[in-house]
Small-subunit ribosomal RNA, 5' domain from an uncultured bacterium, 488 nucleotides, folded computationally. RNAcentral holds the full RNA, with entries from ENA, Greengenes and SILVA. It matches the Rfam family "Bacterial small subunit ribosomal RNA". Its mean pLDDT, the model's own confidence on a scale to 100, is 88.

Context: one part of a larger RNA
RNA sequence: AUAAACGCUGGCGGCGUGCCUAAAACAUGCAAGUCGAACGGGUGACUUCGGUCACCAGUGGCGAACGGCUGAGUAACGCGUGGGUGACCUCGCUCCGAGUGGGGGAUAACUGCCCGAAAGGGUGGCUAAUACCGCAUGUGCUCGUGGGAUCGUUCCUACGAGCAAAGUCGCAAGACGCUCGGAGAUGGGCCCGCGUCCGAUUAGCUUGUUGGUGGGGUGACGGCCUACCAAGGCGACGAUCGGUAGCUGGUCUCAGAGGAUGAUCAGCCAGACUGGGACUGCGACACGGCCCAGACUCCUAGGGGAGGCAGCAGUUAGGAAUUUUGGGCAAUGGGCGAAAGCCUGACCCAGCAACGCCGCGUGGGGGAAGACGGCCUUCGGGUUGUAAACCCCUUUUCCGAGGGAAGAUAGUGACGGUACCUCGGGAAUAAGCCCCGGCUAACUACGUGCCAGCAGCCGCGGUAAUACGUAGGGGGCUAGCGUUGUCC
Numbered sequence: 001a002u003a004a005a006c007g008c009u010g011g012c013g014g015c016g017u018g019c020c021u022a023a024a025a026c027a028u029g030c031a032a033g034u035c036g037a038a039c040g041g042g043u044g045a046c047u048u049c050g051g052u053c054a055c056c057a058g059u060g061g062c063g064a065a066c067g068g069c070u071g072a073g074u075a076a077c078g079c080g081u082g083g084g085u086g087a088c089c090u091c092g093c094u095c096c097g098a099g100u101g102g103g104g105g106a107u108a109a110c111u112g113c114c115c116g117a118a119a120g121g122g123u124g125g126c127u128a129a130u131a132c133c134g135c136a137u138g139u140g141c142u143c144g145u146g147g148g149a150u151c152g153u154u155c156c157u158a159c160g161a162g163c164a165a166a167g168u169c170g171c172a173a174g175a176c177g178c179u180c181g182g183a184g185a186u187g188g189g190c191c192c193g194c195g196u197c198c199g200a201u202u203a204g205c206u207u208g209u210u211g212g213u214g215g216g217g218u219g220a221c222g223g224c225c226u227a228c229c230a231a232g233g234c235g236a237c238g239a240u241c242g243g244u245a246g247c248u249g250g251u252c253u254c255a256g257a258g259g260a261u262g263a264u265c266a267g268c269c270a271g272a273c274u275g276g277g278a279c280u281g282c283g284a285c286a287c288g289g290c291c292c293a294g295a296c297u298c299c300u301a302g303g304g305g306a307g308g309c310a311g312c313a314g315u316u317a318g319g320a321a322u323u324u325u326g327g328g329c330a331a332u333g334g335g336c337g338a339a340a341g342c343c344u345g346a347c348c349c350a351g352c353a354a355c356g357c358c359g360c361g362u363g364g365g366g367g368a369a370g371a372c373g374g375c376c377u378u379c380g381g382g383u384u385g386u387a388a389a390c391c392c393c394u395u396u397u398c399c400g401a402g403g404g405a406a407g408a409u410a411g412u413g414a415c416g417g418u419a420c421c422u423c424g425g426g427a428a429u430a431a432g433c434c435c436c437g438g439c440u441a442a443c444u445a446c447g448u449g450c451c452a453g454c455a456g457c458c459g460c461g462g463u464a465a466u467a468c469g470u471a472g473g474g475g476g477c478u479a480g481c482g483u484u485g486u487c488c
Base pairs, nucleotide, nucleotide: 001486002485004484005483006482007481008480011360012359013358014357015356016355017353018352019318024316025315026314028313029312030311033062034061035060038059039058041056042055043054044053045052046051069271070270071269078196079195080194081193082192083191084190085189088188089187093184094183095182096181097180098179099178100177101135103133104132110125111124112123113122114121115120140163141162142161143160144159145158146157147156148155149154167176168175169174197243198242199241204234205233206232209231210230211229212228213227214226215225216224246268247267248266249265250261251260252259253258273294274293275292276291277290296307297306298305299304324350326349327348328347332346333344334343335342336341363393364392365391366390373384374383375382376381398425399424400423401422402421403420407415432477433476434475435474436473437458438457439456443472444471445470446469447468453460454459
């Protein structure tokens, strides 16, 4: 010094922190939705019978790749730092340029029938769109060929080919969208220099291996993949193998150098029951998506199905050990929406725990050559000790009553009748723990008799023990005090 635990003890407040072990298994609830101003419909209400409103499943759009959790794996361009990208991408946002013409065929919902225990499924029929598909236009963009600038795969240019779009709301103005392109911003991909633990009782390692050519693949370079060719590449400046480990800003210590560490907060990486795979998409090879395999658990009519807390609570287990199945979207932030708003276990709060740090209190003044009691005694006394009693005072805290915020730019406050303020009451509600042989601050009596026991080291105890146990007294720290573990 500590994410601590254990023993004894425990009054209050503020701010923090709280499964370090089994990346063990999980009952239950919640944690990602939203849009009717994209679309058809269903139900209900109202209706001037024209429609209007509310809710709902479905189609469609955006989000769900963020936020939250964990540290298993990883000794690696993973991380840190500095660069490169003439080898790249970037939804939404900002700015700029151009456009938004005209058509088509389906399908869910719904409805008829059927299958199934369920999960769910099949078939016939109807229908819409900002869903899907042609055509036109082409500012442009992409590709091919040629020319120019460039060291270069980049840029400019000519020709050819290919490639767009969607509407909704509004009386309207217009607003929000849609399509193509350019620039920016933001976020990312890839590459490189340097740095990054232990073991040589691990000395050789490697066949897509090292390089080339052709091809494939990617947003993009590349043995990334493939065919062929060559035989290379790495290594005592420690390859390979084995062990251990997420990395960093930081944190602890220290005069510094260094050593140790990587909880909380922040950045990056990795993982989501185990292993593998792709789909959708600007973005995933996707924690609360899909498919396959496996282990496990559950339902079943035995044919077949369902699930994944390393989200927030909570349960069991493991363990020396780690909390409530709480409140609120009021704030901050996020998603959707034109908005109203909805959602948000992110977050803000409250609860539990002396787990840590900090602050406060448990009273203050007076009061005897000094009560009682205890302990010691040389029996004279000494000490506890101004300590108590007693007198005076105060009210932090506590209890009762009243008022009552800031946090909220218009409205809106979970916290919370909280903080805080005022009044009233009464010393009232509040002290322990460890130690006293030396190191090391603090000594006597009794008990015990190498016993019982103590102990960090030296060592104490065998009949006067300042070292064991108890008592009185004393020392230290104090809502804590000791012990144990770990680091310097």